[in-house]
Context: one part of a larger RNA
RNA sequence: CCCGCAGCAAGACGGAAAGACCCCAUGAAGCUUUACUAUAGCUUGAUAUUGAAUUAAAUUUUUAAUUGUAUAGAGUAGGUGGGAGCCUUCGGGCAACGAUGUAACACCACCCUGUUGGAAAUUUGAUUCUAACCCUCCCUAAAGGGAAGGGACAGUGUCAGGUGGGUAGUUUAACUGGGGCGGUUGACUCCUAAAUUGUAACGGAGUCGUUCAAAGGUUGGCUAGUCCCGUAUGGAAAUCGGGAUGGUAGUGCAAACGCAUAAGCCAGCUUGACUGCAAGAGGGACACCUCGCGCAGAUGCGAAAGCAGGAGUUAGUGAUCCUCUGGCACAGUAUGACAUGGCCAGAGCUCAACGGAUAAAAGCUACUCUGGGGAUAACAGGCUGAUCGCGCCCAAUAGUUCACAUAGACGGCGCGGUUUGGCACCUCGAUGUCGGCUCAUCCUAUCCUGGGGCGGAAGUACGUCCCAAGGGUUUGGCUGUUCGCCAAUUAAAAGGGUACGCGAGCUGGGUUCAGAACGUCGUAAGACAGUUAAAUAGAACAAGCUGUCUCUAAAUUCUUCUAUA
Repeated sequence: CCCGCAGCAAGACGGAAAGACCCCAUGAAGCUUUACUAUAGCUUGAUAUUGAAUUAAAUUUUUAAUUGUAUAGAGUAGGUGGGAGCCUUCGGGCAACGAUGUAACACCACCCUGUUGGAAAUUUGAUUCUAACCCUCCCUAAAGGGAAGGGACAGUGUCAGGUGGGUAGUUUAACUGGGGCGGUUGACUCCUAAAUUGUAACGGAGUCGUUCAAAGGUUGGCUAGUCCCGUAUGGAAAUCGGGAUGGUAGUGCAAACGCAUAAGCCAGCUUGACUGCAAGAGGGACACCUCGCGCAGAUGCGAAAGCAGGAGUUAGUGAUCCUCUGGCACAGUAUGACAUGGCCAGAGCUCAACGGAUAAAAGCUACUCUGGGGAUAACAGGCUGAUCGCGCCCAAUAGUUCACAUAGACGGCGCGGUUUGGCACCUCGAUGUCGGCUCAUCCUAUCCUGGGGCGGAAGUACGUCCCAAGGGUUUGGCUGUUCGCCAAUUAAAAGGGUACGCGAGCUGGGUUCAGAACGUCGUAAGACAGUUAAAUAGAACAAGCUGUCUCUAAAUUCUUCUAUA
């Protein structure tokens, strides 16, 4: 070395279970509630079953009586028409005439306003009745009948309002250097943007969700701002004059680009902030957005040429459905007329998650489930090396003097891959996670032991540097701890890598399932890198947390390793 046998469990990202953690799905389920929408139930009213009467109030009608004051006029004149007489106890009274006044009275008729009494109807409230209806008892074989109590209530049907996690069906956005929390979501301006256009990021900065009847049109005219000098009150700054500079001013508002022939400022007249179109172009996946010669009609300004279809330009916004308003007079169910629809012009959405799923919607899940993902997190590995550890360069300074025995600021350059991170590259049809135990193996940037240089090395000690990895590098108390603190030793009690070595080798104290409790948060379901300690002999009462680390027989197979025929 080969073939066996007996072992050990380091590896075969070993076996087992389409990962339970995490994310995703316009997936599911259970639970909660002041999510949405329904609904059982409850409740209120109307009505039917459902009838009789009394009384009070109100309303209406009717009947009788009564009522009506400006001033003037004898005076308390409701209105209109007729009217010269009417009543009488024969005494006379009222009216007429005359006067006043807008209107004239006696008498007759019809009405108006208000009040009072009676009657009828209706409604409401209260009370009573019994025959529907309900209940108890009795008689009867049954049908039914009788008595007591309640009673037009209750009960029941229909319709409508309220309440209603009791129950049900659902919703509860996306982007995102994992998800959550935070932030954002449409439009405009600039930079990024690489000299046409365009161009991303949770890149860097701002702004908008309007305003104006003049801040529009046209015609005519004008020129800011700053500085200096001069000038009563007057000053840094008011108004006036001169000079210099030249757009630094102004533009309704952000920014950019424009603007003096002004688009800036002032004045006159005005409504083109028009109707019907539109050649031709630009942008855009589409939807859609933007510019516009010219023609017809009517108009404003200007002497005219001309200019005018809003505003110096670029933001100031919302598709479709539905509903409404005005107009047209197009269709209109045999016909006529409608209803309704159509066409034109408008109106109603922080549909702001702004190309808008619905008119209408929040949460919890550790009781969870399914489909997927290493497209995406937690462990480990990888890349990187900010952070971390170590080293080097420069040498201010400290070191009595003296930068460099030793230390070394401000800075600079590397190495390592043990920390905390960044990235998300293998693994989610599974790579078991902290610490301890056992067993280790490697590195050197050496703690001890060994050899040496320098020293601010007298010696003993010590500092620093060089060589060196052969061997070694403790035991206890506390804590689940690694770490750390403490105690006692030691020559020394070095630092690291090995899937923070090692769970198919052990443990299971911690973390990280289901039961339970406390504190805190939440209306609640529930949640929390918050916590859950000690003690047991007996007696009464109450109580003590409980279970679970799989791979057996024979590791069957391969590799490594141990022993050997």

A computed fold for a 565-nucleotide part of an RNA from a Patescibacteria group bacterium, annotated as large-subunit ribosomal RNA, domain V. The coordinates come from a structure-prediction model, not an experiment, and the mean pLDDT is 81. The source organism's lineage runs through Bacteria and Bacteria candidate phyla.